Overview
This is a predicted structure of a 75-nucleotide RNA (c-di-GMP-I riboswitch aptamer) from a marine sediment metagenome. The RNAcentral record of the sequence draws on MGnify. The coordinates come from a structure-prediction model, not an experiment, and the mean pLDDT is 85. It matches the Rfam family "c-di-GMP-I riboswitch aptamer". Its family is annotated with cyclic-di-GMP binding in the Gene Ontology.

[in-house]
RNA sequence: AAAAGGCACACCUGGGGCGACUCAGGGCCGCAAAGCCACGGGUCUCUGGUCUGUGUAGACCGCCGAGCUGCCGAA
Numbered sequence: 001a002a003a004a005g006g007c008a009c010a011c012c013u014g015g016g017g018c019g020a021c022u023c024a025g026g027g028c029c030g031c032a033a034a035g036c037c038a039c040g041g042g043u044c045u046c047u048g049g050u051c052u053g054u055g056u057a058g059a060c061c062g063c064c065g066a067g068c069u070g071c072c073g074a075a
Stems, first nucleotide, its partner, number of pairs: 006031002011026006029062001035068002039065003042060004046055001
């Protein structure tokens, strides 16, 4: 490369959460790890009358790196 498959952006509907966001269904922009993981970096959120900060508090792995695992087999 090819072949068999896999996942599911945005958006919509319903649920959870203060919120970031998340779960289920629909959907399918894309993805060779768009599988897992919050270890490092990064971005985001945070109740209370309001604002700002905080943290021994959270969120994001489809932002990047690292770690672990994984289908096929021309080269």